[in-house]
RNA sequence: AUUAUGCUUCGGGGCGAGGUGAAAUUCCUCACUGGCGGUACAGUCCGCGACCCUCUUUUUGAGGCUGACAGGGUGCGAUUCCCUGACCAACGGUACAGUCCGGAUGGAAGGAGCGGCAU
Repeated sequence: AUUAUGCUUCGGGGCGAGGUGAAAUUCCUCACUGGCGGUACAGUCCGCGACCCUCUUUUUGAGGCUGACAGGGUGCGAUUCCCUGACCAACGGUACAGUCCGGAUGGAAGGAGCGGCAU
C1' cells in the first nucleotide's frame, strides 16, 4: 500500500399566507422539500435503499412490486451545470395529507473512523 474480516459511529427534508367550511397544515390559490452509490455536480438517467406484497426457519432469509422531464444554451463531454416551463412522492389515522400524527427513541442503502489475517 492493497485487503479477508471485526468493531464503533453517523445515516430524510418540507405548510408560511389567503379562501371555503361546523370541522381541512388533508379541499382550492400561492408556498415549501428532495435518502444512498455511479456518471460532468441528478427527486425525474442507471443501480440501490425505504414502504408495500408473497413465501419462510417470522430474529432473519429469499422472491416480487416499486413514482416522475421536456425545450433551449455552454462545453470534448452534462436527461447532472445555466435559463424556461413541467412532473413525482408508500402504508395506517383524520374533512381527501410528499409537508400533520403514527409504526419509527425502528430499520436500511451507504458514509466515516479505528483495529486487523494474508500478500
Model confidence (mean pLDDT): 83 of 100. Predicted 3D model of a 119-nucleotide RNA (FMN riboswitch aptamer (RFN element)).